[in-house]
RNA sequence: AGAGUUUGAUCCUGGCUCAGGAUGAACGCUAGCGGCAGGCCUAACACAUGCAAGUCGAGGGGCAGCGCAAAGAUAGUUUACUAUUUUGGCGGCGACCGGCGCACGGGUGAGUAACGCGUAUGCAACCUACCUUUUACAGGGGGAUAGCCAGAAGAAAUUCUGAUUAAUACCCCAUAAUAUUUUUCCAAGGCAUCUUGGAGAGAUUAAAGAUUACGGUAUGAGAUGGGCAUGCGUCCUAUUAGCUAGAUGGUAAGGUAACGGCUUACCAUGGCAACGAUAGGUAGGGGGCCUGAGAGGGUGAUCCCCCACACUGGUACUGAGACACGGACCAGACUCCUACGGGAGGCAGCAGUGAGGAAUAUUGGACAAUGGGCGAGAGCCUGAUCCAGCCAUGCCGCGUGCAGGAAGAAUGCGCUAUGCGUUGUAAACUGCUUUUAUUUGGGAAUAAACCUCUCUACGUGUAGAGAGCUGAAGGUACCAAACGAAUAAGCACCGGCUAACUCCGUGCCAGCAGCCGCGGUAAUACGGAGGGUGCAAGCGUUAUCCGGAAUCAUUGGGUUUAAAGGGUCCGCAGGCGGACUAAUAAGUCAGUGGUGAAAGCCCAUCGCUCAACGAUGGAACUGCCAUUGAAACUGUAAGUCUUGAAUUCGGUCGAAGUGGGCGGAAUAUGACAUGUAGCGGUGAAAUGCUUAGAUAUGUCCUAGAACACCAAUAGCGAAGGCAGCUCACUAGGCCUGAAUUGACGCUCAGGGACGAAAGCGUGGGGAGCGAACAGGAUUAGAUACCCUGGUAGUCCACGCCGUAAACGAUCAUUACUCGUUAUUAGCGAUAUACUGUUAGUGACUAAGCGAAAGUGAUAAGUAAUGCACCUGGGGAGUACGAUCGCAAGGUUGAAACUCAAAGGAAUUGACGGGGGCCCGCACAAGCGGUGGAGCAUGUGGUUUAAUUCGAUGAUACGCGAGGAACCUUACCAGGGCUUAAAUGCAUAAUGACAGGUCUGGAAACAGAUCCUUCUUCGGACAUUUUGCAAGGUGCUGCAUGGCUGUCGUCAGCUCGUGCCGUGAGGUGUUGGGUUAAGUCCCAUAACGAGCGCAACCCCUACUUCUAGUUGCCAGCGGAUAAUGCCGGGGACUCUAGAGGAACUGCCAGCGUAAGCUGAGAGGAAGGUGGGGAUGACGUCAAAUCAUCACGGCCCUUACAUCCUGGGCUACACACGUGCUACAAUGGUAGAGACAAUGAGCAGCCAACCGGCGACGGUGAGCUAAUCUUCAAACUCUAUCUCAGUUCGGAUUGGAGUCUGCAACUCGACUCCAUGAAGCUGGAAUCGCUAGUAAUCGCGCAUCAGCCAUGGCGCGGUGAAUACGUUCCCGGGCCUUGUACACACCGCCCGUCAAUCCAUGGAAGCUGGGGGCGCCUGAAGUCGGUUACCGAAAGGAGCUGCCUAGGGCGAAACUAGUAACUGGUGUUAAGUCGUAACAAGGUAACC
Repeated sequence: AGAGUUUGAUCCUGGCUCAGGAUGAACGCUAGCGGCAGGCCUAACACAUGCAAGUCGAGGGGCAGCGCAAAGAUAGUUUACUAUUUUGGCGGCGACCGGCGCACGGGUGAGUAACGCGUAUGCAACCUACCUUUUACAGGGGGAUAGCCAGAAGAAAUUCUGAUUAAUACCCCAUAAUAUUUUUCCAAGGCAUCUUGGAGAGAUUAAAGAUUACGGUAUGAGAUGGGCAUGCGUCCUAUUAGCUAGAUGGUAAGGUAACGGCUUACCAUGGCAACGAUAGGUAGGGGGCCUGAGAGGGUGAUCCCCCACACUGGUACUGAGACACGGACCAGACUCCUACGGGAGGCAGCAGUGAGGAAUAUUGGACAAUGGGCGAGAGCCUGAUCCAGCCAUGCCGCGUGCAGGAAGAAUGCGCUAUGCGUUGUAAACUGCUUUUAUUUGGGAAUAAACCUCUCUACGUGUAGAGAGCUGAAGGUACCAAACGAAUAAGCACCGGCUAACUCCGUGCCAGCAGCCGCGGUAAUACGGAGGGUGCAAGCGUUAUCCGGAAUCAUUGGGUUUAAAGGGUCCGCAGGCGGACUAAUAAGUCAGUGGUGAAAGCCCAUCGCUCAACGAUGGAACUGCCAUUGAAACUGUAAGUCUUGAAUUCGGUCGAAGUGGGCGGAAUAUGACAUGUAGCGGUGAAAUGCUUAGAUAUGUCCUAGAACACCAAUAGCGAAGGCAGCUCACUAGGCCUGAAUUGACGCUCAGGGACGAAAGCGUGGGGAGCGAACAGGAUUAGAUACCCUGGUAGUCCACGCCGUAAACGAUCAUUACUCGUUAUUAGCGAUAUACUGUUAGUGACUAAGCGAAAGUGAUAAGUAAUGCACCUGGGGAGUACGAUCGCAAGGUUGAAACUCAAAGGAAUUGACGGGGGCCCGCACAAGCGGUGGAGCAUGUGGUUUAAUUCGAUGAUACGCGAGGAACCUUACCAGGGCUUAAAUGCAUAAUGACAGGUCUGGAAACAGAUCCUUCUUCGGACAUUUUGCAAGGUGCUGCAUGGCUGUCGUCAGCUCGUGCCGUGAGGUGUUGGGUUAAGUCCCAUAACGAGCGCAACCCCUACUUCUAGUUGCCAGCGGAUAAUGCCGGGGACUCUAGAGGAACUGCCAGCGUAAGCUGAGAGGAAGGUGGGGAUGACGUCAAAUCAUCACGGCCCUUACAUCCUGGGCUACACACGUGCUACAAUGGUAGAGACAAUGAGCAGCCAACCGGCGACGGUGAGCUAAUCUUCAAACUCUAUCUCAGUUCGGAUUGGAGUCUGCAACUCGACUCCAUGAAGCUGGAAUCGCUAGUAAUCGCGCAUCAGCCAUGGCGCGGUGAAUACGUUCCCGGGCCUUGUACACACCGCCCGUCAAUCCAUGGAAGCUGGGGGCGCCUGAAGUCGGUUACCGAAAGGAGCUGCCUAGGGCGAAACUAGUAACUGGUGUUAAGUCGUAACAAGGUAACC
């Protein structure tokens, strides 16, 4: 000192969370020792038991108990002893009288918001026992009472009666002042009352011992302790705004130690409060403690000071002191005893118990020390105190060993696994040490006094010296010896923050989690293990506080858009305020004095072995008070000034306001006229109006509202707002120059005024428009958008409301700070251009500011003053309360609960029923199809034992399949087999295995039988046994490789360096042209480059050269019925190698260029000539685990494998792709002509023969430019003549052929017969731009055969059309909006239904505290009092006032609960719609 978390990424705002420290802590796991501290935070709840306050016999009467002594008596008896008893004589002493103490010490924090506490003062308004000191005194007398004794009542507690007695108990008299009080006089002083000193007059005191000491009384002073008063400080709430009758003051009296409304009587009406009274809530205060850099924030345990309290409430007594913790009285609640009549009690003292609680100790020892009470003293008492016990509760210290030791042991764990890594020098092993533990022995300080004894000094006593006595802790601390590594390590964590990683298990389960988040089959995040990290006798968790948080901001924040400027102005209080002069000293600054307790913090030194801890000294205590000084600034009082402000005179400006008058256009109603069938309205319609005459047109009357053009980027106003013309009244701004006043100013909480629209009240008015409402449309619906009507309202007058996205989302005022330009109103100089200046209104921009967008003299810049407001989102501008309002509603304004975000600006994409540009058989223009029929084929569905599986918008559906009768085959039924089908290795055995035949069987298979090796002897071959490796078309294409489809043969996709930006990113790649093209050119903060485009490759079109068989045959020759048939030939065709050729190269026009245009030239070919191959970065978790490969999972007498049969070919149906047709551009019959690519030996098959034919038989040639293979459309001739036909051929019957083990399910073909639908096809939809479409046939792969009409090729014949880019679809580039980023198949809103939580209202019910009124009223003080007691003082009794408590009543406040009810929040997959985000499909919002 920071970090994590909003996003695809970025910057900011902003909350949440974490890392640190602390604790009177608690809980979990663990635990060796010691020192020093601490230990009911909860029930101020209730308490059993013991102890915590006594002491004095040197005050007294005395003698119950103990001891001693003496004397007497009685009994036993050994003349003395024992026992009993009497006598207070002595030591002593229970109970009693008396003195002192009990008001200290100890506990607790309930109450208290207060002079309670803190601090500083004052008392001329006071008290103070014991102590110190000063002065003085102490004479005489009296009556009681407790105890004791006797008696009585009662269960007891206790009480009563009688007799008798003492005192340092009580009373009376005398003496008396430097005391108190009253009064008179004089002097001095002060602070108002007054104080001090002197002089005169009235009232008040005393006991004992006795030799003293000691004690008593009066008095002065001191010390100590207290009392009272005052200034300042001291929590939250304004959703508490008014409070107060002894209340504020005066006079008089009473009372008190003392002042005082403290109390009473009378008089007056004051006193407090926005600088927060009163009320409510909470709370003991301080020194201090924790945290923090500090300022602050939190806290008030232990220790110290003060206060308050003592079961709850009240009251007084005694006393120096109390309204009294271990005293009294009364009332109340509770507990206990009881004989039921009545009594007793108060742990918030120390221990302890119960209860409460997460939680807090022993019913210990001692008065040895310190301190306290009493006492002359010894001494007694002391749960104060000193010690011990329990507890890791905290802080501090120590230890659990140290060194060597690599076979890097074994185990464990991991891996790329014959091995390596890690645990790990760790262990074993060797050497060393002994703190601590254990055992044994020694062993303190704390102690010095008091007291006793002795001695010294002086005067009996005091002072000093010496000796003696006294230790709870404790045989403790400490010291020494022995022993032996011996007695001693855990806890948390390991995804990021945050140090530390792998394996196994689990499979959105179990679970984790402080935040983000992890877990759905490869989890470093769950659980375990190995390893590691951190701390360590502790470690973690939880709770709380501060910090981090500058996240309440004084130090030290903000308000255009993130939360936040009041709608605007006026203005009291308050705050702030121009220049100069001199004065003062309140603020301010400096010096000095007092105080700021001690402890604590800090520093130094010292003592416990160190430390914690303790001691001594210092510093500090930032404060308060007093005093002395300074005078700059602020303040105050005084004087002066003019620049701030204002006023007057003169101009000028405007939709500024209020009231009145006037005007025309338009609209509507009405009247009349012309005129006839529609008008109106919409995307299209309909409702509506109209033959009873509308709409349209013309004239006139009437009505209300609004004011076209001018008009603007303009003007005015504080804002809201203001618009025809004109009059009156009112207000304002600006400008120029003079004059006047002399700081008169600025801002403004509370307050007041104004304040759009809508709305409300009363009365008018009502043309048009128009919520509600009605109807018509639209729609799945349409309570909407559109249309036709239409009420309130809109208008006027008066009154209310008081809110708006009341916005510049930007408070008012003042000062300062580069420029450019436009405009409004003035003024000045000029020539009218143009320019200067003041006040406004706009645009652009520098610096600066800002998160950025932006702003930028009209600041969001630099400063100042004042006010308002903000502090995460939701809940919520809601609830309750208060207040305003007629109401609607406004203002003020929370909490519970819930989330980890919500948000701002900008970036890149994607998307839009946004825009611009461009392309494509995308549309259009054409040609031919599909969709209708029959059939073929594929799919869906259905069916089935099975109809195996996959492919499903484009990008599945004649697809995987380039060929399912068996096989294939993966499916089904049934029957078999279990290491098997293949290969390899090793081992052992055998000579068989194989094969043939037969039986059973559907076959597989099973059984029977026959036959049986070779050899160069090394072995080979085959089978069997054993072992190692099987097999799976089972799952996951969402674990993968590879291959593929699509966008798309679309023109895009990126990088390096530089530059711009805080950054994500941008630029380059955009712009202007051009292209098929990111193709090229130009421009340019970019310059270059890569993958794509193009080219390079193949085929084809022309040609040259080379070559010439199986191809060719012009010329020469030969032969035939005929044929390159033969000899020959290379000319031609052709074949197949190598070359050439095309590049906008030439010309013309346009253009800067790139390039475009041209029926141009030339050329076989002309502008990428035509075609193919070639597919950028990427997208679709696209397809494929069934081509293949492969991770993981699963099956193993089966999900493997073999066999037979069946199925994949089913069939109410739906769809896709095709074939054949519907006919005359045709069918049929006959005749005739012209190809190319290919294939062929289990083959192609000439020719001949047979058959109507499929085909069969015989049989040449060909392993192929050699042999085999009719091309068809076409042409010609004939016929058919528009019909379901001489079209069409499905279907069916019969008969056959071929392949094959086998054509039943389920093949193809042939012949005869049969002759279905169909006459050109609805909505819709597909292909194609030239050798293309259309049409015609041929070949090949697979293949025994074939369901091929499919696929892939080949050639023949051979068109039409394209104006063009508005529209549909797809794509590219630029731009725009966005709340989308899983990216529009996105996001997201509300009702209803369900779940859970908290909360508001509510008839009522139940509590609580306080106040008011009335009644009653204990104890007790005070007052009164004739009858009783007393000599008196006084007391009893009675009584008055007051009061705690109790009762009754009405009202307010507050809390809990509640039938029912309201909204809110939350929750993977509910319902209905689609409101918002894009022009969100009606722009959104207030």

The RNA shown here (small-subunit ribosomal RNA) has 1486 nucleotides and comes from an uncultured prokaryote.
The coordinates come from a structure-prediction model, not an experiment, and the mean pLDDT is 82.
It matches the Rfam family "Bacterial small subunit ribosomal RNA".